[in-house]
RNA sequence: CAGAGUAGCAGCUUUGCGUUAAGUGCUAUAUCAUGGGAAGUUGGAUAUAGACGAACACAUUAUGUGGCGGUAAAGCUGCGCGUCCGCUG
Numbered sequence: 001c002a003g004a005g006u007a008g009c010a011g012c013u014u015u016g017c018g019u020u021a022a023g024u025g026c027u028a029u030a031u032c033a034u035g036g037g038a039a040g041u042u043g044g045a046u047a048u049a050g051a052c053g054a055a056c057a058c059a060u061u062a063u064g065u066g067g068c069g070g071u072a073a074a075g076c077u078g079c080g081c082g083u084c085c086g087c088u089g
Stems, first nucleotide, its partner, number of pairs: 001089003008079009017069003026050007036085003040081001056066004
């Protein structure tokens, strides 16, 4: 001097969940984790409370299919810690 490496974010695919309303998103409080190590802003997760809120249709109406939800997980691709120390060349 250069590089690797997190939590996560976005897109696509697959399989689910809900549509008899959970989930997602918002606010407050608390806790937890967060490149290999230390502390740590921001982000992330969990719990509680609060506010807000939806697209269903058809059939053979338990069920199935097609949609819808700023829906969940996995896989792939891209992006990816600001400080100090460490690792590789």